[in-house]
RNA sequence: AGGUGCGAAAGGCAAACCGUCCGCGAGGUCGGGGCGCAAAGUCACGGGUCUGCCGGGAAGGCAGACAGCCGGACCAUCACC
Repeated sequence: AGGUGCGAAAGGCAAACCGUCCGCGAGGUCGGGGCGCAAAGUCACGGGUCUGCCGGGAAGGCAGACAGCCGGACCAUCACC
C1' cells in the first nucleotide's frame, strides 16, 4: 500500500421506547435505553421513501427530512492475509 470481514478483540456507534427542548410537519438536539451495526463515520450526487406549500390532481412545481433504504464519492478503527 492492497484484499477480506467466518472467528477473536481495543475502541466506537446506537433502533424501538421514555424524558427534554426545537420544528406546521417529515424529523432533529440533549439525557436515559440497547434492537442491532465492520463504516450504523462524512457528503442529499443518482434512485427511493416521507413532510410542508402551490395545484382539481400522489400530473407537475417549489422548499425540506431521512446517510440505520439502495447505489456512488471521501476518510477511518481492529483482526487476518

c-di-GMP-I riboswitch aptamer from a Solirubrobacteraceae bacterium, 81 nucleotides, folded computationally. Lineage of the source: Bacteria > Bacillati > Thermoleophilia > Solirubrobacterales > Solirubrobacteraceae.